Predicted 3D model of a 546-nucleotide part of an RNA (small-subunit ribosomal RNA, 5' domain) from a metagenome. Model confidence (mean pLDDT): 85 of 100.
Context: one part of a larger RNA
RNA sequence: GAAUGAACGCUGGCGGCGUGCCUAACACAUGCAAGUCGAACGAGAAACUCCGAGCUUGCUCGGAGGAGUAAAGUGGCGCACGGGUGAGUAACGCGUGGGUAACCUGCCCUUGAAUCUGGGAUAACUUCGCGAAAGCGUUGCUAAUACCGGAUAUUGUCUUUUAAACUAUGGUUUUUUGGAUGAAAGGUGACCUCUUCAUGAAAGUUACCGUUUGAGGAGGGGCUCGCGUACCAUUAGCUUGUUGGUGGGGUAAUGGCCUACCAAGGCGACGAUGGUUAGCUGGUCUGAGAGGAUGAUCAGCCACACUGGAACUGAAACACGGUCCAGACUCCUACGGGAGGCAGCAGUGAGGAAUUUUGCGCAAUGGGGGAAACCCUGACGCAGCAACGCCGCGUGAGUGAAGAAGGCCUUCGGGUCGUAAAGCUCUGUCAAGUGGGAAAAAAGUCUUUUGAUUAAUAGUCAAAAGGCCUGAUGGUACUACUAAAGGAAGCACCGGCUAACUCCGUGCCAGCAGCCGCGGUAAUACGGAGGGUGCAAGCGUUGUUC
Repeated sequence: GAAUGAACGCUGGCGGCGUGCCUAACACAUGCAAGUCGAACGAGAAACUCCGAGCUUGCUCGGAGGAGUAAAGUGGCGCACGGGUGAGUAACGCGUGGGUAACCUGCCCUUGAAUCUGGGAUAACUUCGCGAAAGCGUUGCUAAUACCGGAUAUUGUCUUUUAAACUAUGGUUUUUUGGAUGAAAGGUGACCUCUUCAUGAAAGUUACCGUUUGAGGAGGGGCUCGCGUACCAUUAGCUUGUUGGUGGGGUAAUGGCCUACCAAGGCGACGAUGGUUAGCUGGUCUGAGAGGAUGAUCAGCCACACUGGAACUGAAACACGGUCCAGACUCCUACGGGAGGCAGCAGUGAGGAAUUUUGCGCAAUGGGGGAAACCCUGACGCAGCAACGCCGCGUGAGUGAAGAAGGCCUUCGGGUCGUAAAGCUCUGUCAAGUGGGAAAAAAGUCUUUUGAUUAAUAGUCAAAAGGCCUGAUGGUACUACUAAAGGAAGCACCGGCUAACUCCGUGCCAGCAGCCGCGGUAAUACGGAGGGUGCAAGCGUUGUUC
């Protein structure tokens, strides 16, 4: 000099864009942060309104509406994303470049085939019971795209057989013969026909959404290898599933991953083992560079979710707002037993030099569900607080010498603050007030037309036109006008380094100080004043890095 997630002192006008628990991975009150689908399924209220009947005239019963609505349940998809934190980890964790002839992949895209036929339950509801509660048991009934059989098998898997090509000689790919084995679920709309006479049921056709099974793809993931990746040798030896092999098991898959047997190996001064510290990277800061330091915000990867352990479900978890066990802690209890997990967003206490609102909205972007409308979304978009940072603007401009008054200094002549002020003439940024007032909105839905598909002017898809409707921010940005210099400057320093000097007070005292050093009676170094210098809504100090 530059930098900072900074803090402290004094001071403080406005705006834009960013940033904001670095400490206790300490403990958490309260609210919210993951739901959705009635076009998978069965069932289904109440308040209230109207009508009627009864009578104890303000109550009971019945009917219609509310309404196939609310809430609950079965089932599907999602909850493994998104969001947080950096405790652990010196490691194939990360970075980079390969391998997988050793693998998986829900949703999505392309494409082929299929979607046949049966069955028994169970929740909800209901009966009875236990319990303070959390909840549990029991009786009876019922549905499905829930569950379980059977059939079929384009093709898949396993196996047998034929041939060819490649090959790390283990196999792999293609082709061929036979055998075994493995699936499924329906829903909605429209048209047409029939029946009953206003709606329901059945058959058919078709479209859309699904379901099953293949092939290919995209995107994602698992595993594995080369190289790189902190300090200590005042850590020198470490290792028995250890190193390798065979058989078996296990996994989506290789492998001591696990197991039985066999062999006795394997690693190490090119630093094993042990210890300390630490998430890694893109980047960031500094520097001419080489390098050094660092890893907040943003982005990629990893790890973790009160502590430790375990599996279940699932395409994927050994799962932050799931389950089970153990532990610590907190809470409820009728003492028998139960409940909980903010390192999600706000917020509280504690710790600390120190870090914000228990705000608004799903309008946009993105995500989940749904055919859609739509619902959910503390992701996100916004607003609030904080000079914490960067950037921009303002605090006025011109004129004005009787060089006013006043302060300070003085050699008492004067000098200086100083065109500074006052006065006069203007301007109107910002702030204030009164009006106008965006963009961010694309979609969506309805109607019509055209095209594609089709037997079809059903339906579906696409495009166009028209109508309707959607903004938290916010009456914000921006803008016009009004009045008015009015509301807006401080901080540090002035001995040398280092820009800037005098007076008074003090008298080795009080004090200053980054280094040298000042102060013991004329202190440009302490304290005050006047003056000056530097930066400026900041200025200085402290910490840290180069």